[in-house]
RNA sequence: GGAGCCGGACGGGUCGUCGCCGCCCGCGGCCGGGAAACCGGCCCGGGGAGAGGAAAGUCCGGGCUCCGCAGGGCAGGACGCUGGGUAACGCCCAGGGGGAGCGAUCCCCGGAAAGCGCCGCAGAAAACAGACCGCCGAUCCCGCAGCCAGCGGGAGGCAAGGGUGAAACGGUGGGGUAAGGGCCCACCAGCGGCCGCGGCGACGCGGCCGGCUAGGCAAGCCCCGUCCGGAGCAAGACCAAAUAGGAGGGCGAUCGAGGCCGGCCCGGCCGAUGCCCUCGGGUAGGUCGCUUGAGGCGUCCGGCAACGGCCGCCCUAGAUGAAUGACGACCGCCCCCGUUUUCGGGGGACACAGAACCCGGCUUACAGUCCGGCUCCCGUU
Numbered sequence: 001g002g003a004g005c006c007g008g009a010c011g012g013g014u015c016g017u018c019g020c021c022g023c024c025c026g027c028g029g030c031c032g033g034g035a036a037a038c039c040g041g042c043c044c045g046g047g048g049a050g051a052g053g054a055a056a057g058u059c060c061g062g063g064c065u066c067c068g069c070a071g072g073g074c075a076g077g078a079c080g081c082u083g084g085g086u087a088a089c090g091c092c093c094a095g096g097g098g099g100a101g102c103g104a105u106c107c108c109c110g111g112a113a114a115g116c117g118c119c120g121c122a123g124a125a126a127a128c129a130g131a132c133c134g135c136c137g138a139u140c141c142c143g144c145a146g147c148c149a150g151c152g153g154g155a156g157g158c159a160a161g162g163g164u165g166a167a168a169c170g171g172u173g174g175g176g177u178a179a180g181g182g183c184c185c186a187c188c189a190g191c192g193g194c195c196g197c198g199g200c201g202a203c204g205c206g207g208c209c210g211g212c213u214a215g216g217c218a219a220g221c222c223c224c225g226u227c228c229g230g231a232g233c234a235a236g237a238c239c240a241a242a243u244a245g246g247a248g249g250g251c252g253a254u255c256g257a258g259g260c261c262g263g264c265c266c267g268g269c270c271g272a273u274g275c276c277c278u279c280g281g282g283u284a285g286g287u288c289g290c291u292u293g294a295g296g297c298g299u300c301c302g303g304c305a306a307c308g309g310c311c312g313c314c315c316u317a318g319a320u321g322a323a324u325g326a327c328g329a330c331c332g333c334c335c336c337c338g339u340u341u342u343c344g345g346g347g348g349a350c351a352c353a354g355a356a357c358c359c360g361g362c363u364u365a366c367a368g369u370c371c372g373g374c375u376c377c378c379g380u381u
Base pairs, nucleotide, nucleotide: 001377002376003375004374005373006372007371008370009369010368012331013330014329015328016327017326018325020050023047024046025045026044028043029042030041031040032039033038052352056363057362059361060360061359062358063357064232065231066230067229076228077227078226079225080224081095082094083093084092085091096109097108098107099106100105110223111222115221116220117217118216119215132162133161134158135157136156139155140154141153142152143151144150170188171187172186173185174184175183189213191210192209193208194207195206196205197204198203236288237287238286239285246279247278248277249276250275251274258270259269260268261267295314296313297312298311300309301308302307332350333348334347335346336345337344338343
């Protein structure tokens, strides 16, 4: 100098003008209530605060709230190497095994020897294998020859070689054979069992024995193990208007609807509508839940680390038609042109995206900038 890998931080700044939501203050103004103290609403003035690293997707895990619940099981779902961290997790840290890369580093993880199922294309054959090319034709049959040796064709044998494929039923060498083949043998790889040593463990190393060899997919069913009650702040709690409707009581001093006492009169009883009072439920509306919390930062201690502990400091949006904005100037950033130490001019669509009960994660999106650690290559000394 070039090419990469991993981790962390930031993600426009300053000033001015005009605005937005809720909060606090005023012996401010107006209105309403009240005997008053005072309370409530609107306006005015002043003060202070006002999105994110992902606020997103709503994919996991928890807190909180209500409902349900003796205990156990079935069904269903999620997860899956080992040890640790944590409130918990499908997250994180450390380790183990396998794979990719020269490397920094990255990716994957129960069981396929319990059973079922599936294995595209190509290929003869894709799982109790198979024969296209090829090799053989010892044995048997036919023909030639016929004394022998033999030649041709076939039945048939083989899976070593070629070819297909991601994968063709261990590899190399030797023996054996008609040709071949774990058919036999040696070594190697791999598998199973037992033993010893190391490790908390996953596992590693070593020895002995065995049969010669076992394909892949579990994100297809399944088996084994672990975990899981349901719904969610529109959870849930409180206050509570008008109107309508419900329950109870009273008035209606009989002026009065209607009914009953067979009809009429008197009298009595029931009683609609109406009026008043009380009670309770729900709606509109309001209040709480609501933001101080597994919280952030820093020193020290324990731990390889994730993380935990002690102490100190700090308070950082809480809306409910839902605010957190717009414009201008300068600076910064990017692009183009001139110039090229520098500087000048012009342009810019300067990202992804916006809280809604709160946390811990994961995933996805993102113009650009900065910092730290590490690897490989080239050059110089």

Description: This is a predicted structure of a 381-nucleotide RNA (Bacterial RNase P class A) from a Desulfovibrionaceae bacterium. It matches the Rfam family "Bacterial RNase P class A". By type it is a ribozyme. Lineage of the source: Bacteria > Pseudomonadati > Desulfovibrionia > Desulfovibrionales > Desulfovibrionaceae. The sequence was found by an Rfam model in a public genome assembly.